Transfer RNA from a marine sediment metagenome, 74 nucleotides, folded computationally.
The coordinates come from a structure-prediction model, not an experiment, and the mean pLDDT is 81.
The RNAcentral record of the sequence draws on MGnify.

């Protein structure tokens, strides 16, 4: 240089054009329980989906470019 994969709350993932102003687990915070902590239960907050543009009535999802990460290749 070329090819392939990935980028979604603090962390790990789901999503495969409309039921998604985005779900699950853990973590954080508050409450209940406990003499206290832990465990357990309940509830709240937190991501406009790496960035920009395009297609579409409608995009996290499809297309193009850029950036970042990983792998392959002489």
């Nucleotide at each position: 240089g070329c090819c392939c994969c990935c980028g979604u709350g603090g962390a790990g993932u789901a999503g495969c054009g409309g039921c998604c102003u985005a779900a699950c687990u853990c973590a954080c915070c508050a409450g209940c329980u406990u003499u206290u902590c832990a465990c357990g239960c309940u509830g709240u907050a937190g991501a406009u989906c790496a960035c920009g543009g395009g297609u579409u009535c409608g995009a996290a999802u499809c297309c193009c470019g850029u950036c970042g990460g990983g792998g392959g290749u002489a």